[in-house]
Context: one part of a larger RNA
RNA sequence: UGACGGGGACCCGCACAAGCGGUGGAGCAUGUGGUUUAAUUCGACGCAACGCGAGGAACCUUACCAGAUCUUGACAUCCCGCGAAUGCCCGUGAAGACGGGCAGUGCCUUUGGGAACGCGGAGACAGGUGGUGCAUGGCUGUCGACAGCUCGUGUCGUGAGAUGUUGGGUUAAGUCCCGCAACGAGCGCAACCCCUUUCGUAUGUUACCAUCAUUAAGUUGGGGACUCAUGCGAUACUGCCUACGAUGAGUAGGAGGAAGGUGGGGAUGACGUCAAGUCAUCAUGCCCCUUAUACGCUGGGCUACACACGUGCUACAAUGGGUAGAACAGAGAGUUGCAAAGCCGUGAGGUGAAGCUAAUCUCAGAAAACUAUUCUUAGUUCGGAUUGUACUCUGCAACUCGAGUACAUGAAGUUGGAAUCGCUAGUAAUCGCGAAAUCAGCAAUGUCGCGGUGAAUACGUUCUCGGGUCUUGCACA
Numbered sequence: 001u002g003a004c005g006g007g008g009a010c011c012c013g014c015a016c017a018a019g020c021g022g023u024g025g026a027g028c029a030u031g032u033g034g035u036u037u038a039a040u041u042c043g044a045c046g047c048a049a050c051g052c053g054a055g056g057a058a059c060c061u062u063a064c065c066a067g068a069u070c071u072u073g074a075c076a077u078c079c080c081g082c083g084a085a086u087g088c089c090c091g092u093g094a095a096g097a098c099g100g101g102c103a104g105u106g107c108c109u110u111u112g113g114g115a116a117c118g119c120g121g122a123g124a125c126a127g128g129u130g131g132u133g134c135a136u137g138g139c140u141g142u143c144g145a146c147a148g149c150u151c152g153u154g155u156c157g158u159g160a161g162a163u164g165u166u167g168g169g170u171u172a173a174g175u176c177c178c179g180c181a182a183c184g185a186g187c188g189c190a191a192c193c194c195c196u197u198u199c200g201u202a203u204g205u206u207a208c209c210a211u212c213a214u215u216a217a218g219u220u221g222g223g224g225a226c227u228c229a230u231g232c233g234a235u236a237c238u239g240c241c242u243a244c245g246a247u248g249a250g251u252a253g254g255a256g257g258a259a260g261g262u263g264g265g266g267a268u269g270a271c272g273u274c275a276a277g278u279c280a281u282c283a284u285g286c287c288c289c290u291u292a293u294a295c296g297c298u299g300g301g302c303u304a305c306a307c308a309c310g311u312g313c314u315a316c317a318a319u320g321g322g323u324a325g326a327a328c329a330g331a332g333a334g335u336u337g338c339a340a341a342g343c344c345g346u347g348a349g350g351u352g353a354a355g356c357u358a359a360u361c362u363c364a365g366a367a368a369a370c371u372a373u374u375c376u377u378a379g380u381u382c383g384g385a386u387u388g389u390a391c392u393c394u395g396c397a398a399c400u401c402g403a404g405u406a407c408a409u410g411a412a413g414u415u416g417g418a419a420u421c422g423c424u425a426g427u428a429a430u431c432g433c434g435a436a437a438u439c440a441g442c443a444a445u446g447u448c449g450c451g452g453u454g455a456a457u458a459c460g461u462u463c464u465c466g467g468g469u470c471u472u473g474c475a476c477a
Base pairs, nucleotide, nucleotide: 001477002476004473005472007471008470009469010468011467012466013465015461016460019423020422021421022420023419026314027313028312029311030310031309032308033307034305035304042053043052064300065299066298067297073125077124078123079121080120081119082118083117086103087102088101089100090099091098092097107114108113127289128288130287131286132285136283137282138278139277140276141274143272148187149186150185151184152183153182154163155162156161167178168177169176193266194265195264196263198234199233200232201231202230203229204228208223209222212221213220237260240254241253242252243251244250316416320375321374322373323372324371325370332363333362334361337356338355342351343350344349382413387408388407389406390405391404392403393402429453430452431451432450433449434448436447
């Protein structure tokens, strides 16, 4: 000087407390461990691994296993020979592949040949999701949106170092004020950036419709008011008032205001810590394989199942389930695409083809809520697992192993032990939507977003956990 303390003081955080809703019990989905297996490819392991890499494993993906192939190779550069390329057919085979046949002659040219492509040959080489993340780059997580981490000059100390950065206040903040052997500065904080909330102004099409006509319908004429969209601006700064404070920084209350003291959200993550994670995104040193640890293929596996754990979905019902009626969003996607009306089907869906490269057309019906009615506390008109039958769709192909529909079937489950998690406001809870990305299809209940309805509680900092500053002890460095 640090680190540490079941030392002290002060401060903060959904850290506790006060509340609301969950997990832990059930069924299912999904990930992991374990076990099994020819293989169940690999990685990730307290917080910070476990709906994680994977934003989509039937084939492909795919790295694993079995079988049958191949060796200058699936891919790159160079050399030689032949043929333009390319397309089609037949046979063997599970396929890759192997064997055979037919058609075909392009472009440039100094007429020698050349470019591109294919086949054969020789070797230099290719290739490796093989190892090492404890050899590395790059990227990322985490402490942590925590307020810290340092430097120059000066001063003090023999020196390591100290001071500044400590102290008194204050703040979300090393934020600011005052003091001070310090005076300044840098990376962080804040601000500058984006979205949202209010207003003005400009422009009105595909958006809008108050007034005038018109229609089934903003449908059409028309309008430029409103909504909305897209630009450009304005607005918030403790600016004003009162009190407290040291006349300071600031704090409390108030006015005005759409918004008030960082308005709300996002992006942004200091010096560093964890030999944290990643050699399987990529790159890369070294080591290893080179008729195989490389490459192409068929089938299987990654989907196994006594069990254990994590994360979720659906429920156990009356603040509910069923039936009927009838409202109100936002944000997205669409030409290999989104697909309307109409018709067929109980339905998944089929048919059909209008429109749309989209403020125009389509996906597209929001659902909870509301109104009426029924059920009356039951393992039920709750709950929907499982299973059977019949179908639909995608796709060469749904057996292993897809999703969906109809009818039938109708498990467990009556609110969950110890323990444990999230959340402070348009939040929790709850309700749908995006045909979002990935994607032929789909295991999506996941992830990422969007809006609708919309609470309760916070006395407080004694305690638990984590963090910061000062101080003290120290058998640690």